Context: one part of a larger RNA
RNA sequence: UGAAGGAGACUUGCGAGGCGCUGUCCCCAGUACGAGAGGACCGGGAUGGACGCACCUCUGGUGCACCGGUUGUCGCGCCAGCGGCACCGCCGGGUAGCUAUGUGCGGACGGGAUAACCGCUGAAAGCAUCUAAGCGGGAAACCCCCCUCAAGACCAGGUCUCCCCGAGGGCCGUGAUAGACCAUCACGUCGAUAGGCCGGAUGUGCACGCGCGGCAACGCGCUCAGCUAACCGGUCCUAAUCGCCCGACAGG
Numbered sequence: 001u002g003a004a005g006g007a008g009a010c011u012u013g014c015g016a017g018g019c020g021c022u023g024u025c026c027c028c029a030g031u032a033c034g035a036g037a038g039g040a041c042c043g044g045g046a047u048g049g050a051c052g053c054a055c056c057u058c059u060g061g062u063g064c065a066c067c068g069g070u071u072g073u074c075g076c077g078c079c080a081g082c083g084g085c086a087c088c089g090c091c092g093g094g095u096a097g098c099u100a101u102g103u104g105c106g107g108a109c110g111g112g113a114u115a116a117c118c119g120c121u122g123a124a125a126g127c128a129u130c131u132a133a134g135c136g137g138g139a140a141a142c143c144c145c146c147c148u149c150a151a152g153a154c155c156a157g158g159u160c161u162c163c164c165c166g167a168g169g170g171c172c173g174u175g176a177u178a179g180a181c182c183a184u185c186a187c188g189u190c191g192a193u194a195g196g197c198c199g200g201a202u203g204u205g206c207a208c209g210c211g212c213g214g215c216a217a218c219g220c221g222c223u224c225a226g227c228u229a230a231c232c233g234g235u236c237c238u239a240a241u242c243g244c245c246c247g248a249c250a251g252g
Base pairs, nucleotide, nucleotide: 001152005163006162007161008160009159010158011157015149016148017147018146021049022048023047024046025045026044027043033038051106052105053104054103055102059100060099061098062097066093067092068091069090070089071086072085073084074083075082076081110144111143112142117137118136119135120134164251168246169245170244171243172188173187174186175185176184193239194238195237196235197234198233199232200231203227204226209222210221211220212219213218
C1' cells in the first nucleotide's frame, strides 16, 4: 500500500519447510531345520547410541547487584567497627536468569499408489503363459498421516461480533512472558504495571554489642544468629496525572 465501507477476534490450507537413523538383549525356542556342529523366519517385549526439540525439578556450570573468610595499604582522630584500592585483590559458597555434561519428549503407528519381484484368471497360439483386456500382493524411496510457517494463495478465501447515536486504533506513562531500534505482550486509579515497604523462600553460616574464660592469639553464651540480588506473594506509600490525535460519503 492493496485485498471494493470501517474495525476486532477466530480460522480454512494452495503451497513451503522440518522429521525420517540404528545397535544389543529377552520371549517364542535350543523349537522348525540339521547326522552333528550349529541354529532361525514370523510375531512380541526390554534397554541403549548418535541426532533433534523443549525445559531447569534433580546433578553440575556461570552467577563483577548475595553471604562469609583473608593479605597489603590508605582513610573515617584512636580502639573497636567499617569503607576505598590492589585482575571481582585473593579465597570458599551461592538466588534468579542463562545453561549441558542434567531432565523430559521425538523418529512411530496407520492409510494410499507403486519398484524389482511374487501371483490369480487368461487369450493371441485348442497347449503353455503374471499380460495382451482384467484382478491381487509387494520397499527406509513417492503421496498422506505427525510438527512448524502459511490468503501479497493479487482468482488476495471463510466464520462470528461490533460501528457511522463514532467501533476501533494511536500518542503518552509504568513495565516484561518481549527486545539492538522498532515490534510484541501486560498494565495505566473501575489499578498490583514497576519501584518502595511488609511477609515468605533461597543463599551464606552464627552479625554488631555485651557477658564469661584465657597473659594472648582466640574460644564459649545470648545466636539454626545477622545479612540476603534478579525469586513467590501481599500492600496504593511513589510513579502510571490531566489529556490529545487518527478514524468509515451507510460505502463500485

The part of an RNA shown here (large-subunit ribosomal RNA, domain VI) has 252 nucleotides and comes from a soil metagenome. The coordinates come from a structure-prediction model, not an experiment, and the mean pLDDT is 91. Rfam family: Bacterial large subunit ribosomal RNA.